[in-house]
Context: one part of a larger RNA
RNA sequence: GGAUGAACGCUAGCGGCAGGCCUAACACAUGCAAGUCGAGGGGCAGCAUAAAAUAAGCUUGCUUAUUUGGUGGCGACCGGCGCACGGGUGCGUAACGCGUAUGCAAUCUACCCUAUACUGAGGGAUAGCCCGGAGAAAUUCGGAUUAAUACCUCAUAGUAAUUAGAGAUCGCAUGAUUUUUAAUUUAAAGGUUACGGUAUAGGAUGAGCAUGCGUCCCAUUAGCUAGAUGGUAAGGUAACGGCUUACCAUGGCGACGAUGGGUAGGGGGCCUGAGAGGGUGGUCCCCCACACUGGUACUGAGACACGGACCAGACUCCUACGGGGGGCAGCAGUGGGGAAUAUUGGGCAAUGGAGGAAACUCUGACCCAGCGACGCCGCGUGAGGGAUGAAGGCCUUCGGGUUGUAAACCUCUUUCAGUAGGGAAGAAGCGAAAGUGACGGUACCUACAGAAGAAGCACCGGCUAACUAUGUGCCAGCAGCCGCGGUAAUACAUAGGGUGCAAGCGUUGUCC
Numbered sequence: 001g002g003a004u005g006a007a008c009g010c011u012a013g014c015g016g017c018a019g020g021c022c023u024a025a026c027a028c029a030u031g032c033a034a035g036u037c038g039a040g041g042g043g044c045a046g047c048a049u050a051a052a053a054u055a056a057g058c059u060u061g062c063u064u065a066u067u068u069g070g071u072g073g074c075g076a077c078c079g080g081c082g083c084a085c086g087g088g089u090g091c092g093u094a095a096c097g098c099g100u101a102u103g104c105a106a107u108c109u110a111c112c113c114u115a116u117a118c119u120g121a122g123g124g125a126u127a128g129c130c131c132g133g134a135g136a137a138a139u140u141c142g143g144a145u146u147a148a149u150a151c152c153u154c155a156u157a158g159u160a161a162u163u164a165g166a167g168a169u170c171g172c173a174u175g176a177u178u179u180u181u182a183a184u185u186u187a188a189a190g191g192u193u194a195c196g197g198u199a200u201a202g203g204a205u206g207a208g209c210a211u212g213c214g215u216c217c218c219a220u221u222a223g224c225u226a227g228a229u230g231g232u233a234a235g236g237u238a239a240c241g242g243c244u245u246a247c248c249a250u251g252g253c254g255a256c257g258a259u260g261g262g263u264a265g266g267g268g269g270c271c272u273g274a275g276a277g278g279g280u281g282g283u284c285c286c287c288c289a290c291a292c293u294g295g296u297a298c299u300g301a302g303a304c305a306c307g308g309a310c311c312a313g314a315c316u317c318c319u320a321c322g323g324g325g326g327g328c329a330g331c332a333g334u335g336g337g338g339a340a341u342a343u344u345g346g347g348c349a350a351u352g353g354a355g356g357a358a359a360c361u362c363u364g365a366c367c368c369a370g371c372g373a374c375g376c377c378g379c380g381u382g383a384g385g386g387a388u389g390a391a392g393g394c395c396u397u398c399g400g401g402u403u404g405u406a407a408a409c410c411u412c413u414u415u416c417a418g419u420a421g422g423g424a425a426g427a428a429g430c431g432a433a434a435g436u437g438a439c440g441g442u443a444c445c446u447a448c449a450g451a452a453g454a455a456g457c458a459c460c461g462g463c464u465a466a467c468u469a470u471g472u473g474c475c476a477g478c479a480g481c482c483g484c485g486g487u488a489a490u491a492c493a494u495a496g497g498g499u500g501c502a503a504g505c506g507u508u509g510u511c512c
Stems, first nucleotide, its partner, number of pairs: 001512004006508005013379005020371001021337001026335003030332003035081003040078002043074002047072003051068008088290003097215008107207002112203008120154004130143005160185011190195001216262003223253003228250008265287004269280004292313005315326004343369001345368003351365001352363004382412004392403004416453001418448005426439001429436002456501005461482003467496005477484002
């Protein structure tokens, strides 16, 4: 000098953009953050509506009540899809975790796209509703009955898969592709104005696995290792593999740093620097890990699953003491910790996501607004003239000098702020149409009045731009280094003057 997720002191007019718990992965009150589909189903708790029936009232054709799912719809329930995305955090991890380059002749992939073929026949349940019971509650037990795109059986498939055999072509060793023979095995769901379902092959996307190289410090850590290294067989997996097990062998790693210890998420990037390098990994993007702590699997195309399940533990809440509930490292917010970091805001209008044929519903993702000079950028705090060089302040050799064109005064202008009027784009879309914007009466435009409402901070001994007076008297104090102060202090304090930056200026911390 540059940089900063900064903090502190003094000061502060406006706007745009960006960023805002670096500490306790500490504990959390409250609300919200994942639902959706009635065009899968039985139904009907609530709402609306039509008709009918019954009862009551009496104004005799109206009112009220009840019943009936007929219709619009729809709480709860069965079923489908989603909840593995999106959002958070950086505890752990020195590892194929990440980066990079390859490979899978060792693999899977819901939804989506393409192609081919099919979508036939039957069955038994179960939730809900109803009846009865237990419990303070959370919840739960028994009985009866019912549906489906829920579940099961059969048929169909010679496509396909598996196993065994034979042939052909090819390759990079294990082999790959293909033809053929035999045996075995596997499908389906309906709904209907539309759409779906099944099988197989291919694609797309996503994922899994493997290998080479790279990836911090300590040798005052030198030896480490029994599933350990390899083989055979079996099991397991979507798949290879000590992944697991049995048996057999005795290997494997290590000064090119094994093992142990410490620290740490990695990268794209970011800061600095002429570069080489050094430092760093906050915001944004990719990957990884985690979700109170530890463990386990279930469901599923995908999880060993933040707002799912089970077990154990710590903590916490309710209880009728028998027993139950909870998990903000989602968005706000609270306590605590800290030098320090924001609103319990608005909206789904846009973009994106889930479900749905759609309308639409949900969405603290997101888009906006709020708070704080935390940063960067832009603008303003007026412009021109104005000497009697006014008054006042300060200095003085008492002549004057300086503050200083500075002010007053004259002439202008009106950005920004203020007031008034007008007023968007963002809307593609959706909807039969009317209509549909959170931001927002915002940005922007016009008019109005008046210089009107808007300057501070640090420094002035040298480094280092900027000097005098007074006070103080090794005191009080200053200080980044050298050093100032003990009676003439340009170094302390105050004043005048000056210098540098400027809505900021200094100080402190950290990095180059």